[in-house]
RNA sequence: AGAGUUUGAUCCUGGCUCAGGACGAACGCUGGCGGCGUGCCUAACACAUGCAAGUCAAAGGAAAACAGCUUCGGCUGCAAGUACUUGGCGCAAGGGUGAGUAAGGUAUAGGUAAUUUGCCUACAGGACAGGGAUAACCCCGAGAAAUCGGGGACAAUACCUGAUGAUGCAGCGGAACCGCAUGGUUAUGUUGUUAAAUGAGGAAUCGCCUGUAGAUAAGCCUAUAUUCCAUCAGGUAGUUGGCGGGGUAAAAGCCCACCAAGCCUACGACGGAUAGCUGGUCUGAGAGGAUGAUCAGCCACAUUGGAACUGAGACACGGUCCAGACUCCUACGGGAGGCAGCAGUGAGGAAUAUUGCACAAUGGAGGAAACUCUGAUGCAGCAACGCCGCGUGGAGGAUGACGCAUUUCGGUGUGUAAACUCCUUUUAUGAGUCAAGAAAAUGACGGUAGCUCAUGAAUAAGCACCGGCUAACUCCGUGCCAGCAGCCGCGGUAAUACGGAGGGUGCAAGCGUUAUUCGGAAUCACUGGGCGUAAAGGACGCGUAGGCGGGAAGCCAAGUCUGAUGUGAAAUCCUAUGGCUCAACCAUAGAACUGCAUUGGAAACUGGUUACCUAGAGUAUGGGAGGGGGAGAUGGAAUUAGUUGGUGUUGGGGGUAAAAUCCGUAAAUAUCACUAGGAAUACCGAAAGCGAAAGCGAUCUCCUGGAACAAUACUGACGCUAAGGCGUGAAAGCGUGGGGAGCAAACGGGAUUAGAUACCCUGGUAGUCCACGCCCUAAACGAUGUACAUUAGUUGUUGCGAUGCUAGACAUUGCAGUAAUGCAGUUAACACAUUAAAUGUACCGCCUGGGGAGUACGGUCGCAAGAUUAAAACUCAAAGGAAUAGACGGGGACCCGCACAAGUGGUGGAGCAUGUGGUUUAAUUCGAAGAUACGCGAAGAACCUUACCUAGCCUUGACAUUGAUUGAACGGACCAGAGAUGGACCGGUGCCCUUCGGGGAACAUGAAAACAGGUGCUGCACGGCUGUCGUCAGCUCGUGUCGUGAGAUGUUGGGUUAAGUCCCGCAACGAGCGCAACCCUCGUCCUUAGUUGCCAGCAGGUUAAGCUGGGCACUCUAAGGAGACUGCCUUCGUAAGGAGGAGGAAGGUGAGGACGACGUCAAGUCAUCAUGGCCCUUAUGGCUAGGGCUACACACGUGCUACAAUGGGGCGUACAGAGAGUUGCGAUACCGCGAGGUGGAGCUAAUCUCACAAAGCGUCUCUCAGUUCGGAUUGAAGUCUGCAACUCGACUUCAUGAAGCUGGAAUCACUAGUAAUCGUAGAUCAGCAAUGCUACGGUGAAUACGUUCCCGGGUCUUGUACUCACCGCCCGUCACACCAUGGGAGUUGAUUUCACCCGAAAUUGGGAAGCUAACCUUCGGGAGGCUACCACUUACGGUGGAAUUAGCGACUGGGGUGAAGUCGUAACAAGGUAACC
Repeated sequence: AGAGUUUGAUCCUGGCUCAGGACGAACGCUGGCGGCGUGCCUAACACAUGCAAGUCAAAGGAAAACAGCUUCGGCUGCAAGUACUUGGCGCAAGGGUGAGUAAGGUAUAGGUAAUUUGCCUACAGGACAGGGAUAACCCCGAGAAAUCGGGGACAAUACCUGAUGAUGCAGCGGAACCGCAUGGUUAUGUUGUUAAAUGAGGAAUCGCCUGUAGAUAAGCCUAUAUUCCAUCAGGUAGUUGGCGGGGUAAAAGCCCACCAAGCCUACGACGGAUAGCUGGUCUGAGAGGAUGAUCAGCCACAUUGGAACUGAGACACGGUCCAGACUCCUACGGGAGGCAGCAGUGAGGAAUAUUGCACAAUGGAGGAAACUCUGAUGCAGCAACGCCGCGUGGAGGAUGACGCAUUUCGGUGUGUAAACUCCUUUUAUGAGUCAAGAAAAUGACGGUAGCUCAUGAAUAAGCACCGGCUAACUCCGUGCCAGCAGCCGCGGUAAUACGGAGGGUGCAAGCGUUAUUCGGAAUCACUGGGCGUAAAGGACGCGUAGGCGGGAAGCCAAGUCUGAUGUGAAAUCCUAUGGCUCAACCAUAGAACUGCAUUGGAAACUGGUUACCUAGAGUAUGGGAGGGGGAGAUGGAAUUAGUUGGUGUUGGGGGUAAAAUCCGUAAAUAUCACUAGGAAUACCGAAAGCGAAAGCGAUCUCCUGGAACAAUACUGACGCUAAGGCGUGAAAGCGUGGGGAGCAAACGGGAUUAGAUACCCUGGUAGUCCACGCCCUAAACGAUGUACAUUAGUUGUUGCGAUGCUAGACAUUGCAGUAAUGCAGUUAACACAUUAAAUGUACCGCCUGGGGAGUACGGUCGCAAGAUUAAAACUCAAAGGAAUAGACGGGGACCCGCACAAGUGGUGGAGCAUGUGGUUUAAUUCGAAGAUACGCGAAGAACCUUACCUAGCCUUGACAUUGAUUGAACGGACCAGAGAUGGACCGGUGCCCUUCGGGGAACAUGAAAACAGGUGCUGCACGGCUGUCGUCAGCUCGUGUCGUGAGAUGUUGGGUUAAGUCCCGCAACGAGCGCAACCCUCGUCCUUAGUUGCCAGCAGGUUAAGCUGGGCACUCUAAGGAGACUGCCUUCGUAAGGAGGAGGAAGGUGAGGACGACGUCAAGUCAUCAUGGCCCUUAUGGCUAGGGCUACACACGUGCUACAAUGGGGCGUACAGAGAGUUGCGAUACCGCGAGGUGGAGCUAAUCUCACAAAGCGUCUCUCAGUUCGGAUUGAAGUCUGCAACUCGACUUCAUGAAGCUGGAAUCACUAGUAAUCGUAGAUCAGCAAUGCUACGGUGAAUACGUUCCCGGGUCUUGUACUCACCGCCCGUCACACCAUGGGAGUUGAUUUCACCCGAAAUUGGGAAGCUAACCUUCGGGAGGCUACCACUUACGGUGGAAUUAGCGACUGGGGUGAAGUCGUAACAAGGUAACC
């Protein structure tokens, strides 16, 4: 310090997620030791038991028991005093908890001139004389108990009276000094008033009272700071203040009576929610953010609520009273209790310890002290809960053992790791010794820490992870299952992502996970963000508060800067040093605590104030511009209407892509005239004008607002912005009253359509118009807030002015507006660019992922519709902006192709052949599936093939390699069986080498195994091969340049071409794969060669014939050359090139073939072959026989033959090319009607054979018919091949003679030697289902105007929400399931509040005629006190109302999410009616 994730890729915006740190933690797995810390975060829930606050006999009274003695009465000891009790001090500290509390709290700084303070310290002074009770105790009584009542006795440092008395207190008086307004301090005069325990003790000494001062501890007050919600905006009657009184230690409405009407509040009152606050802690570079365990300071509380008493101090955790809830005891009458003290229990919970030891230390209470008490505290126990430290061994040790894992089978990894050898002993175990903590005694910890010795590698390693982020990889299992997952995402048969294993990586007595928090996140931005299109500028203006504000000068000192002082507790953090062996931990010192307050100073800036200035702003004057606004008046064109009047006297009109509804013989439409009415204002008209925006358009008049320009004068900062507020605000809509021509939601009808609640047509009502009143929203847009300043230009235009002259329709120029282009700059890019989105300033508004949602609830406004303000639950990992490359468009431009058109012939109808689907079957083996499957794999299914079915058999196998044994091989015939196979028999002994023992090769047999075998699966694991786009003209690269980048450029543009072919231009220059050419065949000529080919001339010769001699001229054969290049001419063009012509066998690629760029279709093939993985192994392998692949209601494709006269049949007759042939082709001859048979000349082929080419030509016949067309089907008889023609061959002869008379919608091929038509040959092959395929020649056309349209393709451009790329994407209703949420008749709680009722305890006030020790008394009584009782306040409680909030709720609303549901197709392309507000 960053990283992953939106896309085909890119840049940006933006969210989500991760890596780091922390923790009072919990959970999972694991666990050796020690030190130091920490340990109920939940139920402020309930608590059994024990302990946690007592002490003092030196303030008093004083048993019982026990012991001794005894005269039995008692005495003494205990005992200078135990229990109990009066009294004193303490119990308000220490310890716990965080419920309440948003201020009666806390923090910081102050005040107290408004106060108190026991014990402690210092100082000054004092304590005289008396008195009456009472508890314990004794007696009686009540009660279960707790406890209580009555009577009797006695003491005090308990209580009371009097005396003395101040510098105390109170009143009055003046004085000095000081201060902060009230006032304070000191000294002083005078009047009144107030105290004590002369106690304890032998003494020392400890106590008592008054006053002053200090210290300590508190009380009260002020300022500032202190969470969230405005969907809490008004709150408040003791409320705010005053006078008087009461009250307190003390100010005060703290309380009361009266008077006044104030007080708080957008600088957030009041209300609601949440919360103890702080030092600090965690994180962070910091600023901040989060937090408030342990330690420390403050506060609050003590079962819930209320109350006071005592006291220096409490409204009191282990006190009292009352009320409530709960628990316990009870004799039912009544009582007792309060662990949020330490342990501990139950409950709750994911979760948090021992009913331990000791007062040895530190500290506290009491005491003179000894001492007692102390769950404070010191220690120990439990817990890896945290931090820190140590160990689990060290060195050597390779043939790199075994095992395990993997493997390409060679090896590799684990791995010096182990074994083994040597060594050490931290730790462990055993034994011994032994501290500090203690300054006289006293040690819980503890026989603990430490030290020494002995034993012996001995007692001690796990957890997570290994797809990327993120360090670390393989095998097996599983097969979208099981599962993983922090995000992206893995898993559908080869998973580095699941589970296991081996190996590796990280950390380590821990490791992971989960929760929370800070960081990363500049993702709330003070430091440090944004708002044209990503979220975000208010619809527009005026203006209040507020914020900000021109030039020059003086003063003040609030802000600001600086110095000093006080404070900022300690601990913590930091630095240094030191102590535990180190560290954690601890100690000492320093720094720091960035803050607050007081005080001294400075005066630049901001601020305040005084008095000025004119540049900002404004006012006055002038002539112009303008659809600015309001009101009134007046026009013309057009539409429509009229039971108006003509023409028209005839039949249509209207409307549409086409129609129909509709109007019309009652006279329409058309046309003329007249009349009426409403709305809108053609041309001018424009990037133009005006207005704040909405908006404004005929002409004239009146009223009226604003802006610009020009020149002077005046005011003197009067300014800018603007939360709330006020006003204006298109269209639609609402209310009342008018108006209504046209248009036109709703609605009716007609079309279209699968439907058409739409688009189109015909009608048509609200509305549109006017007046008044509402509504207040728009894609109210420049998607750009307002104002000011600064920063290159050029061009157009509007308004006003200036200057110049040639005086104009001129030129130059100033100011103000409005547009275009463009530099710097900015921007993610697009783009903006003096009219900024540049550079600065001021102020306002707004944004913080998408959806839910601009929705719900609440409030405000509105007649309503609705507007405004405005969430959450839940859900996703994206949503989005700009640009890029493609693809696509019922977008555009250009171009090409038998693509259309122009033609020719077909298919689709019939019969048959063949292939496919389907069906059938034991099996009908398998594959191919739009184009690019379907006469395809198959260039030959009767057996074989054959993979399928049935049946019978084999199991190292039909085949390959190794192999102990044996035998040559092999041949022949017999039996059983369908055969495979099985059984038995006969013959036979080979080849090579030899040291003659034997060995070797081939073949056969063959136990046992390794292995064979598989047309079994996966073409979506693959190689190879192939189809298709497409013989389309494209596809790329290097360097350079441009761009942040993806990418672009080149390859685009203008021409041209069949062509990215070539030329020109150009930030490109070159290159590669394609195109073309090079190759083959055909077409012309030449050269060479001349048999098997040929025969012109010469000769021979046949019935005839290159048959023969001879020849190689010609044809031909097969080798090599030539030829064609827009080369030549004319013309057009810059060129490339085009058009025409000549010559030429051939002319613009001469014709045809081979040749197929980068890639697309997960195209096809595991059944040609090869091959990974998986599967079968007495079978999914192998052998055999028979059957099947040939089935047959039907559907489709491809073909053949036809339907006839351009024909059929008969007879005669002519002319090819290319092939094949020895298991072959097979001649002449003979036989058969024929298929064929007999026979075997010739030929391994330019020699022989297949082999007669057919259409054609000539002639005869048929005469338009189901025929002399057509030949299916069937019967009979045969031939051939072959072990074998039944299922299931071909052919022949005779007979039979079906459908069919040119084929619906639709559809295919072809542009010249082509289509059409005619025959020939070959491969495969015993034969053949071939009408197929491949090749060959014969005869031989028609048509192309042209590119509008269909299909396909190419280039450029445009739009895009597509990129699996339009067979794309995607919207809404409905149906189903689940989830959260709104409404909801209501219902059940909680909290707060108001009114009324009741009113405990208690204080205060009143108060007896009841009771009464101290004092007085005249002895009667009085004073004083106490009580009953009364009153006020008031807790709890009750009744009624209100508000807020939570739970549930029949039913209901929308929302979200779900696998391949239903209906349509709204959006994205002109999305098929442009979309949107």

Small-subunit ribosomal RNA from an uncultured bacterium, 1477 nucleotides, folded computationally. Rfam family: Bacterial small subunit ribosomal RNA. Its mean pLDDT, the model's own confidence on a scale to 100, is 85.